[in-house]
The prediction has a mean pLDDT of 75. c-di-AMP riboswitch aptamer (ydaO/yuaA leader) from Paenibacillus rigui, 148 nucleotides, folded computationally. The source organism's lineage runs through Bacteria, Bacillati, Bacillota, Caryophanales and Paenibacillus.

C1' cells in the first nucleotide's frame, strides 16, 4: 500500500416498494399520508365456420434464425427443456432536477391466478419487497449555493 470478509454508518443504483403517527408483552401490531397494481357501468369494442391451440395478471423482459435432444402422431409438424447470435423493448454512465444530440456498458429475467377477467365513473380490494456499487461529452431549460 493491496486483496478478502464481517459489523456499523453515510451517499447513491433498479423497483411502485416511502414517511408519520399511536400502541406495546420492544417480538411487535395498528392506523394515515404518498406511489402502485387488480377487479368493476353506461358508451365504444368484440361478435361467424373449421383444425391446431384454453385464457388471463406483475414486469422493460417481446419476438426470430441455427444447430441438436426428448416426447407424441398428423412423417413433418407440434410441443417441452437447453445452446448460441440477434430483436420490440428497458437501464446506468462526476452526484440539484428535466430534457437533446453523439457515444460506452449493461439487461432483454422470472413469477402469480387457476376455466375466468376488453374498456370502464362511482364501488371494492391487494402491495410497502428483493437485489446491487457508479466515474462520457456537448448543447437547453429550471431550480438552489456561495460571493461581490
Nucleotide at each position: 500500500u493491496c486483496a478478502u470478509u464481517a459489523u456499523c454508518g453515510a451517499c447513491g443504483c433498479u423497483g411502485a416498494g416511502u414517511u408519520u403517527u399511536c400502541u406495546u408483552u420492544u417480538g411487535a401490531g395498528a392506523a394515515a399520508a404518498a406511489c402502485g397494481g387488480g377487479g368493476g357501468a353506461a358508451c365504444c369494442a368484440a361478435g361467424u365456420a373449421c383444425c391446431a391451440u384454453g385464457g388471463g395478471g406483475u414486469g422493460a423482459a417481446u419476438c426470430g434464425a441455427c444447430a441438436g435432444g426428448c416426447a407424441g402422431c398428423c412423417u413433418g409438424c407440434u410441443g417441452c427443456a437447453c445452446g448460441u447470435c440477434g430483436u420490440a423493448g428497458g437501464g446506468c454512465g462526476a452526484a440539484u432536477u428535466c430534457u437533446c444530440a453523439c457515444u460506452g456498458c449493461c439487461c432483454g429475467a422470472a413469477u402469480c391466478c387457476g376455466a375466468c377477467a376488453g374498456c370502464u365513473a362511482a364501488c371494492c380490494u391487494c402491495g410497502u419487497a428483493a437485489g446491487c456499487g457508479a466515474a462520457g461529452u456537448g448543447g437547453g431549460a429550471a431550480g438552489g449555493a456561495u460571493a461581490g